[in-house]
Molecule: Bacterial large signal recognition particle RNA
Organism: Planctomycetota bacterium
Order: sequence, then structure tokens, then C1' cells
RNA sequence: UCGCGCUAUGCCGGGGAGUUGGCGGUGCCCUGUAACCCGCAAUCCGCCAUAGCGGGGGCGAAUAGUCUGGUGAGGCGGUUGUGGUUCGGUGGUCGGGGUGGCAGGCGCGGCGAUGAAGGGUGCGCUCCGAGCGACGGGGCGCCGUGAACCGGGUCAGGCCCGGAAGGGAGCAGCCCUAAGCGGAGAGCCCCGUGCGUUCGGGUUGGCGUACCUGGAGCCGAAAGCGGUCACCAGCCGACCGAGUCACGCCGUCGAUCCAGACCCGCGCGA
Repeated sequence: UCGCGCUAUGCCGGGGAGUUGGCGGUGCCCUGUAACCCGCAAUCCGCCAUAGCGGGGGCGAAUAGUCUGGUGAGGCGGUUGUGGUUCGGUGGUCGGGGUGGCAGGCGCGGCGAUGAAGGGUGCGCUCCGAGCGACGGGGCGCCGUGAACCGGGUCAGGCCCGGAAGGGAGCAGCCCUAAGCGGAGAGCCCCGUGCGUUCGGGUUGGCGUACCUGGAGCCGAAAGCGGUCACCAGCCGACCGAGUCACGCCGUCGAUCCAGACCCGCGCGA
């Protein structure tokens, strides 16, 4: 060194969560295999750091075992990491949505080099004063009417006084007038005016117009697009909170696999 046989404080699986004072097992999950059988077991079974027990069987000196390092299936815990999903909430903020307002950028319509805006000058209107007119109102004046006693004149009859002559008061009638009422609209006066006209004044501002200058803008509308403000709603996004799932990250345990080191018995034979 090789062959055969035998044997062990060796092996016939390991791990995670859970349970437990703890360890292991049954059950669950993961992993792995060359990886035995029977009995026990979850409000459980067996044990106590030498931490399953009892019984039976097999392998076997290296393909075993021990230690270290790496790998890392999978489990567990954490996570203001990312994403999905479910539920609840908010109207504070932002976006979408609805209603209303404002402005007027784009778009639309019109004017404009046959000259926009702006600037200047003149004139007119608007403003003030006066005159004339027009219109309206009032008054005077004019016409008519207008007093049964309590207005006037004349007063028949009648009455009164008187011897008489004569005188007096006076009803009706007639005539007239006052206040008032009505009418007409020629005249005179006064007042007024979203009027006309003439003259004078003013013209800061406004409007119109003409001319000069200037040299490209001006005006309108708001149903479109966009802006902005206010309000509404809570439908969507968003935001806030909670749950859950996936992935990631951190921590922890860690099957498997890889590498290294250690260990490697007894007998017989060649």
C1' cells in the first nucleotide's frame, strides 16, 4: 500500500417558525437523500445542559466524524425604501372637474401707409351772461253771467206823515254792478323752459370736425384656446391615516453545496 473480516463515546438526515423555564420529538414549513422499522405524543410525548425514551435491524474506518471560512434555499423580526391593492379621512396645499367674475395674450370681426396711436392748432357742441323769438303758465284788460231781505239806480201798486200842496221809506218788475263763475284768445305785464336764434365771454376736462405733425398701430366682441380671482363639490389624481401583498434593504437563524485543517481503531493475509 492492497484484500478480507470485525467494531465504536460513530452513522442510518439537517434546518426554520411555533410551543416550552429550557432541550428534543409528534404536527406545520423549507431543504436534502445512500439517508431503516415498530411503540408514545398538542389543553401532547419524552427528557434536564451527557436534555426524546423504549424495542428491533442495518452501515461502517471513510463516501463517516469534528472544526473553520465561504455560499445562501427558506423561515422569523424590523423598515418615514419602492410599487400594487383595500378601507377611512381632508378640503389646508396642488392638478383635473363645475359655476360665476375680471382682464384681454392667441384666435375671431372691423378700421389703418388713400396714414393707426400719440402730440399741436382752429372751429363747433357741451358751460356762463344778455337780447329777440317760440312754447307753457299766471295776472291785467275784453265778452257773458252774477245779490230772494242783509249792493246801487229807478221804483207801478200798496204803506207811512200831512187839512192840503207835498214829503218819506220801499217790495215786485226793469236797469246796473261786487266777489265769484264761465268764455275767448288779438293786446300789455310777470314767471318758467331738456326749444330756436343773435351777440359777448370761457374752454381745466369731454365729444365732434378740419388742418398740421407723427409713422404703425387702433377699436369691438368674449360662445373657442389660454390666463387670473372667488366660490362649489369631494367624482378622479393628490395629500393624510390604517391594513394587506410583492420586491428591496437591515438584523437574525440557516438546509444545501464548495474549500481548507484535524481525526482516522482492532484482527488475519499478501